[in-house]
RNA sequence: UCAGAUGGCUGGAAGAUCGCUGUUAUGUUUUUAUGAACAUAUCAGAGGAAAGUCCGGGCACCACGGAAGAGCGGUGCUGGUUAACGGCCAGCAAAGGUGACUUUAGGGAAAGUGCCACAGAAAAUAAACCGCCAGUUUUAUAUUGGUAAGGGUGAAAAGGUGCGGUAAGAGCGCACCGCUUUUUUGGUAACAAAAAAGGCAGGGUAAACCCCACCGGGUGCAAAAUCGAAUAGGAAUGACAGGUCUUUGGACCACUCUUCUUUCGGAGCGUCGUUCGGGUAGAUUGCAUAAGGUGGCUGGUAACAGUCACUCUAGAUGAAUGAUCUUACACUUGGCGAACCAUUUAUGGUUUUCCAGGGGACAGAACCCGGCUUAUAGGCCAUCUGACAUU
Repeated sequence: UCAGAUGGCUGGAAGAUCGCUGUUAUGUUUUUAUGAACAUAUCAGAGGAAAGUCCGGGCACCACGGAAGAGCGGUGCUGGUUAACGGCCAGCAAAGGUGACUUUAGGGAAAGUGCCACAGAAAAUAAACCGCCAGUUUUAUAUUGGUAAGGGUGAAAAGGUGCGGUAAGAGCGCACCGCUUUUUUGGUAACAAAAAAGGCAGGGUAAACCCCACCGGGUGCAAAAUCGAAUAGGAAUGACAGGUCUUUGGACCACUCUUCUUUCGGAGCGUCGUUCGGGUAGAUUGCAUAAGGUGGCUGGUAACAGUCACUCUAGAUGAAUGAUCUUACACUUGGCGAACCAUUUAUGGUUUUCCAGGGGACAGAACCCGGCUUAUAGGCCAUCUGACAUU
C1' cells in the first nucleotide's frame, strides 16, 4: 500500500416563525362538591431495528391444585449465565478456509421397521458383466468349478496402503492406519493422549418412523376492573340431571371441573351444546417505576453478578412528537488549475484550492420486558490474518 476476517458506535447539525400532545404551577369561568373547560409559563415528547409475530416471560382472567402413567408438542455435545428461552458466554468434536475465522436440525444405526431412483451382476439374509486361475471337450468368444485382488456402473459396492502367500485370489497371515473393548494420565465435563487385547459387527439415512434424556394448562390489553344506560329474566330443541340419612342447618355416595386415565385434596350442584330473535357497544381505570437506563468500583476469560451514585424516564385513542425558511456540513457529478506516482512523451491514478448542480438510507411507540430474524444512504473506531515493497 492492497485484499480479507471479527466486533462496536452513529445515522443528520444549528437558528428563526407557526402548530400539536402530556406533567407541573398560576389565574379565570362553571359546578353543591369532586370535577370539567379556557389562558399563560416551565419542562418533556418515536427506533436500532419501533418491523416480522419466530421464541421466552411479567401481568390479568378462567376452579382447579399435588403425585404417577399415557398422549400431543418442543429441545438435543459439555459446562456456565438468566425470571426464562430454542437466547447469550466459554469450551469440545466434525466440515470448510493459506490464515484470521465461519457453519452445524451436534444424543442413539449393536432394540426394531422403512428408504437408497436410474445405472449396475449385485444396494444389506445383497455378488459375478468384463476379467484372473484350474479342468473337460464337439477346438467353438463352448462348458464345469474356484475367485472377489484388477476393470466397469454408481453418491455409495464385503475397511485403506504395502509385503508375504496362493493354481489364481481374499485379513488368508504380517506391519502401519482405521474400528471395537479395557486400563492409565490430563480435564468439572464433552473429550484428548498413551498402552494392551481383538481380524473386526458389510455402507448411508433418524430436518424417515422409532428409542433415550429433559421441558410444557389455556386465552390474551380486542386481557381485565369500575360506573352508567338500554333490552325480552325472549323462544324452540338435544343430552345428562340422582339416591340415602337427617336435629331440615347439613352430611355421605354419585355427577361436573385438567388433553386422557388412576389416586389425594378442593370447588360446584343445575350444567353443557345447537338454531332463531332483541338490546348495548358511553365514560373512567388498566396506562406507563420496568427482571428499567447510565456511570464508578469489586469478582469473573466472558456472558453476567454484587454494591454505590445519578437534576435519566413519551402515553396518544382515528390515533400527538409536525410544517416552512435560512445557513453550514457528510456524500456525489461536472469544470478550470496545481502537486505527486506509474508509464509506451500518449494516457491513467491519487491528493488539494475554487466554481456550478444535486443532496442524508431503512423506516413510526399503542400493556411491558429479554432475545432471534429481516431492511438499511452515508460516516467513524478497534483488534486480527494474508500478499507485496522498504528499513